[in-house]
RNA sequence: GUCGGCGUAGCUCAGUCAGUUAGAGCGCGGGACUCAUAAGCCCGAGGUCGGAAGUGCGAUUCUUCCCGCCGACA
Repeated sequence: GUCGGCGUAGCUCAGUCAGUUAGAGCGCGGGACUCAUAAGCCCGAGGUCGGAAGUGCGAUUCUUCCCGCCGACA
């Protein structure tokens, strides 16, 4: 340099053939239980869906550019 994949909660990821609430597990906070602690149980907070633009009634989802990470080829 060319090509491909990925970027969503603090971490690991799902979702995405555009549509009616953006989710799970772990972690974090609280509650109940217990003599007490842990585990398990119940509840909760936490997200500009990497950034910008475009298409469209509507974009996390499609298109383009940029940024970052990974891989293949040279």

Transfer RNA from a Minisyncoccota bacterium, 74 nucleotides, folded computationally. It matches the Rfam family "tRNA". The RNAcentral record of the sequence draws on ENA. Its mean pLDDT, the model's own confidence on a scale to 100, is 83.